[in-house]
RNA sequence: GCGAGCGUGGCGUAACGGUAGCCGCGCGGGUCUUAGAAGCCCGUACCGUAAGGUGUGGGGGUUCGAGUCCCCCCGCUCGCA
Numbered sequence: 001g002c003g004a005g006c007g008u009g010g011c012g013u014a015a016c017g018g019u020a021g022c023c024g025c026g027c028g029g030g031u032c033u034u035a036g037a038a039g040c041c042c043g044u045a046c047c048g049u050a051a052g053g054u055g056u057g058g059g060g061g062u063u064c065g066a067g068u069c070c071c072c073c074c075g076c077u078c079g080c081a
Base pairs, nucleotide, nucleotide: 001080002079003078004077005076006075007074010025011024012023018064026044027043028042029041030040031039045054046053047052057073058072059071060070061069
């Protein structure tokens, strides 16, 4: 340089173009215990006191509606040279 794939809460990972965050890990609280572990229950993106607002790598486009489709850019991985 060329080709392909990937980028989503702290981490992994899901999501037919129709409420963004399923499931797991981790973390916080509770229950149980003499105390713990395990199990079970609740909570857990960001800003904000709240109301509310923002958010799927960045920008633009298509669409009534985009994490998802199209284009450009950035980063990572694999293959070829």

Transfer RNA from a Deltaproteobacteria bacterium, 81 nucleotides, folded computationally. The coordinates come from a structure-prediction model, not an experiment, and the mean pLDDT is 82.